Overview
Model confidence (mean pLDDT): 76 of 100. Lysine riboswitch aptamer, 174 nucleotides, folded computationally. It was read from a public genome assembly, where an Rfam model found it.
Parts: sequence; C1' cells; structure tokens
RNA sequence: AGUUGUGAUAGAGGUUGCGGCUGACAAGAGUACGCGGGUGUCUGGAAAUGCAGGCGCUGCGGAAAGGGGAUGCCGCCGAAGGGCUGCGAAGGUCUUAAGGACCGGGCAGUGCCUGGGACGCAGGGAAAUACCCUGCGGACUGUCGCGCUUCAGGCGCGGAGAGCUGUCAUGAUA
Repeated sequence: AGUUGUGAUAGAGGUUGCGGCUGACAAGAGUACGCGGGUGUCUGGAAAUGCAGGCGCUGCGGAAAGGGGAUGCCGCCGAAGGGCUGCGAAGGUCUUAAGGACCGGGCAGUGCCUGGGACGCAGGGAAAUACCCUGCGGACUGUCGCGCUUCAGGCGCGGAGAGCUGUCAUGAUA
C1' cells in the first nucleotide's frame, strides 16, 4: 500500500428526488342562493283572465367551504412517508346521578416497514374520473456485491438507506 472494525465529516441518486410556504388553475357547479309583471300546481281568501303564501318548472344572474394544485421561494438527501405506543387543544359523538368512553389538529417515542420516482391492478380515504395512503406487479433508475464480457463500457443474478462514495481520526490484520 491492500483488506477490515469503529467514530467524525463531506457528498451522490432525480423524465415530478423529498418536505414546508405560496396558490395561477381545475373541480365543487351552472349546484346553493338571489331576482322575474314567465309558467304549472297546492293552500289561504267573499272576491280578482293571480290578491297572498308554499312547492316545482323555466328565464336572467350566480357563489363559498372542506378536498386538490401549476408555478415560485425556502429548507433538505431517512430527505421523508406510513405503522405502532404514549400525551392530547378547539370542537364533535355516545352515555351519565356524579362522572366517563370514543373521535380529534398536533407533540413525543419507536432502526416496525419503505433506496427512488412514474405506470398498472386491488383495497381504503374523498362529492370525485382530482388528489392522498397501503399492498402487489412488470419495467425504469441510482448504488453495492458476485459472475460473464468484445472492458473508461456492457450483460446477467442478488442485496438494501442499519446502504453507497470521498476525506480525516483511531484500532485490527501476513
């Protein structure tokens, strides 16, 4: 030098990498609702080729919320998402004599699961064909190991982020 253990640190993955904020825009919806000296019907009324009211149809006008989200900005690369456990605001549901139980944004813990995104199928959430979550599938993609090869590369098989690459420190190793 090589191989390898431990620790620190810096990095890589990308047809949409991840999260937060923003919120063009779609959907909600020509819905709710408003108006009519249009019209049907019902009720009231002593009455009116309609006086009042209800419900429809129709003409004109026409939203919002919850749920999504292009773009931009910011923070990042177990980024983060999900599961489980604990705590639990506002509010809600059930029950009650008192009082309890459940749901609930969020917070904390947990190497329990996932390398990454897209697509397809199934299940769940949702008003939804939007979008989100979970599982499965065949490809793609980054990475490492093994084998092959026509060797700056390519092909096949396998693995998982508890990974991979660089650097530094420290230990082991004939």